RNA sequence: GGGCGUUUAGCUCAGUGGUAGAGCGCAUCGUUCGCAACGAUGAGGCCGCGGGUUCAAUCCCCGCAACGUCCA
Repeated sequence: GGGCGUUUAGCUCAGUGGUAGAGCGCAUCGUUCGCAACGAUGAGGCCGCGGGUUCAAUCCCCGCAACGUCCA
């Protein structure tokens, strides 16, 4: 320098055009002498950045960045 892949909640990941979810974790409550486990409720995300297409973009297109991988 070039090819490919990834980028969504604190972590690991879903989500293939119609205003975003799960598991774990966290907080509160219940239960217990207490802890764990279990149950209930809740907080937490301008979907990496900038453009474009569209009535509408996490999703499609272009550029950039970071990370991974392969080639040189």
Record summary: Predicted 3D model of a 72-nucleotide RNA (transfer RNA) from a Candidatus Woesearchaeota archaeon. It matches the Rfam family "tRNA". Rfam classes the family as a transfer RNA. The sequence was found in a public genome assembly. Model confidence (mean pLDDT): 83 of 100. NCBI's taxonomy places the organism under Archaea, Nanobdellati, Candidatus Woesearchaeota.